Annotation
Guanidine-I riboswitch aptamer from Methylotenera sp., 107 nucleotides, folded computationally. The source organism's lineage runs through Bacteria, Pseudomonadota, Betaproteobacteria, Methylophilaceae and Methylotenera. It was read from a public genome assembly, where an Rfam model found it. Rfam family: Guanidine-I riboswitch aptamer. Rfam describes the family as follows. This family represents a conserved RNA structure found upstream of the ykkC and yxkD genes in Bacillus subtilis and related genes in other bacteria.
RNA sequence: AAAAAAGAUGGCUAGGGUUCCGGCUUUUAUUAACUUAAAAGUGUCUGGUCCGAGAGUUGUCGGCCAAUAGUGAUAUGGCUACACGGAGGGAUAAAAGCCCGGGAGGA
Repeated sequence: AAAAAAGAUGGCUAGGGUUCCGGCUUUUAUUAACUUAAAAGUGUCUGGUCCGAGAGUUGUCGGCCAAUAGUGAUAUGGCUACACGGAGGGAUAAAAGCCCGGGAGGA
């Protein structure tokens, strides 16, 4: 100085907001009665649906290596490491550890 499968993907979680459901508030109508209904607002509502990690977790596929058997497909075992990080922008209803992005920068 350069290269690599240091790959792909499912489930889940930390986290995230507010379209929808539910909660709460107000107003209006209604009722014996927050009784019923509608509209508006509220995520500074624990929630359900939803989004969701390169640097979280788990599974599957793939890749690599070894020795033995086999013409071969394949079978068995092992490996698949490490990882500080803005600001800004983008998508969706909206936001985010989502995407830009293992980016800029730092070490």